Background: This is a predicted structure of a 104-nucleotide RNA (Glycine riboswitch aptamer) from a Burkholderiales bacterium. Its Rfam family is "Glycine riboswitch aptamer". Rfam describes the family as follows. This family represents the bacterial glycine riboswitch. Glycine riboswitches usually consist of two metabolite-binding aptamers domains with similar structures in tandem. The aptamers cooperatively bind glycine to regulate the expression of downstream genes. The coordinates come from a structure-prediction model, not an experiment, and the mean pLDDT is 83. NCBI's taxonomy places the organism under Bacteria, Pseudomonadati, Pseudomonadota, Betaproteobacteria, Burkholderiales.

[in-house]
RNA sequence: CCGCUUCCCGCAGGAGAGCGUCCGGGCCCGUCGCAACGGACACCGGACCGCCGAAGGCGUAAGUCCCCGACGAUCGCUCAGGCACCAGGGACUGCGGGAAGGAC
Numbered sequence: 001c002c003g004c005u006u007c008c009c010g011c012a013g014g015a016g017a018g019c020g021u022c023c024g025g026g027c028c029c030g031u032c033g034c035a036a037c038g039g040a041c042a043c044c045g046g047a048c049c050g051c052c053g054a055a056g057g058c059g060u061a062a063g064u065c066c067c068c069g070a071c072g073a074u075c076g077c078u079c080a081g082g083c084a085c086c087a088g089g090g091a092c093u094g095c096g097g098g099a100a101g102g103a104c
Base pairs, nucleotide, nucleotide: 004101005100006099007098008097009096010095011094012093013092018049020048021047022046023045024044025043026041028039029038030037031036050083051082052081056079057077058076059075063071064070065069
């Protein structure tokens, strides 16, 4: 000096769960002179049902502490968030850099 802890930044990886139902709208197709009717849609908004859990939040176990209370998980609950693909988010992991501390 490196190796350790916490925090910040950057890069890479990163799971789960309905292509749900209904209504309105939008768009596409067909009949048609328009209107209207029918069909399709993984689009937008709303309502309802089901589900997920790894932002956050709440509760709690082992345990810890300044001890009759507080802290506390990848466990539980799902308020929030999320449930085709893409995108976004994502606990956590690795690498690089920075700050503080520890150790020596």